[in-house]
RNA sequence: AAACCGAAACGGCAAACCGAUCGCGAGGUCGGGGCGCAAAGCCAAGGGGCUCGCCAACGAGCCUGCCAGGCUGCCGAA
Numbered sequence: 001a002a003a004c005c006g007a008a009a010c011g012g013c014a015a016a017c018c019g020a021u022c023g024c025g026a027g028g029u030c031g032g033g034g035c036g037c038a039a040a041g042c043c044a045a046g047g048g049g050c051u052c053g054c055c056a057a058c059g060a061g062c063c064u065g066c067c068a069g070g071c072u073g074c075c076g077a078a
Base pairs, nucleotide, nucleotide: 005076006075012037013036017032018031019030020029021028022027035065041071042070043069046067047066048063049062050061051060052059053058
């Protein structure tokens, strides 16, 4: 110094739930809240889940805090 790794600290994010608002819906945004998170930062073009169109096919969508992959990144004990 780097990789793996994840103790501590400074900061960061924010589940359920509640309020407001948008959407047919899955869900989104804002505020409160705080279960958790070392990528719970970004990418929806892989798998998976979910919604709507009566819907098998098909189409249009939602979810990255379900898994994998790509890119980037703070700190430094064992």

The RNA shown here (c-di-GMP-I riboswitch aptamer) has 78 nucleotides and comes from a Gemmatimonadota bacterium. Taxonomically the source falls in Gemmatimonadota (Bacteria, Pseudomonadati). The sequence was found by an Rfam model in a public genome assembly. Rfam family: c-di-GMP-I riboswitch aptamer. About the family: GEMM was predicted in a large-scale screen for bacterial structured RNA regulatory elements.